[in-house]
RNA sequence: GCAGAGUAGGAAACUUGCAUUAAGUGUUACAAGAUGGGAUGUUGCUUGUAAACGAAGAGACACACUCGUGGUUAGUUUUCGCAUCCACUGU
Numbered sequence: 001g002c003a004g005a006g007u008a009g010g011a012a013a014c015u016u017g018c019a020u021u022a023a024g025u026g027u028u029a030c031a032a033g034a035u036g037g038g039a040u041g042u043u044g045c046u047u048g049u050a051a052a053c054g055a056a057g058a059g060a061c062a063c064a065c066u067c068g069u070g071g072u073u074a075g076u077u078u079u080c081g082c083a084u085c086c087a088c089u090g091u
Base pairs, nucleotide, nucleotide: 001091002090003089004088009080010079011078012077013076014075015074017072018070019069020068027051028050029049030048031047032046033045037086038085039084040083041082057067058066059065
């Protein structure tokens, strides 16, 4: 010099749980936080508070259970995944 890997996180599949007596998810405002190994920073992400909005149940029925539903929880796998400089790996 050239090539490459790696963050936060996104998507899909599977498993699992929760809700269906509405929690969760999503939206907006404000505040805080973590974000390739380091520095700066962007996008995105997370948390808290507040506000507005808002849903699919059915079978069976004593429960259990079954089939659904939810921009649903968690886990696993696959895949996608940092702008600049330095560092790292290969050459």
Molecule: THF (Tetrahydrofolate) riboswitch aptamer
Organism: uncultured Parvimonas sp.